[in-house]
The RNA shown here (c-di-GMP-I riboswitch aptamer) has 80 nucleotides and comes from a Desulfuromonadales bacterium. It matches the Rfam family "c-di-GMP-I riboswitch aptamer". Rfam describes the family as follows. GEMM was predicted in a large-scale screen for bacterial structured RNA regulatory elements. It was read from a public genome assembly, where an Rfam model found it.

RNA sequence: AUCCCGAAAAGCCAAUCCUUCCGUGAGGGGAGGGCCGGAAAGCAACAGGUCUUUUGGACAAAGAUGGCCGAGCUGCCGAA
Numbered sequence: 001a002u003c004c005c006g007a008a009a010a011g012c013c014a015a016u017c018c019u020u021c022c023g024u025g026a027g028g029g030g031a032g033g034g035c036c037g038g039a040a041a042g043c044a045a046c047a048g049g050u051c052u053u054u055u056g057g058a059c060a061a062a063g064a065u066g067g068c069c070g071a072g073c074u075g076c077c078g079a080a
Stems, first nucleotide, its partner, number of pairs: 005078002012038002017033006036067001042073002046070001048068001049065006
């Protein structure tokens, strides 16, 4: 130095909820508050799941969700 790993320290993010704005809409998005929790709860929609819309149902398409899951890329610190 790198990999595994996750003690400590310095930091980081911010579920549900509240206020406000955007969206036809979504377990939707932005900002502020707040703080359940998180070692990637950073990025990214490739592949599944779930949700929304077209539509009364199925199929299909489009959208959303990364804090639903699996793979991918990058990153702080350095005890056992």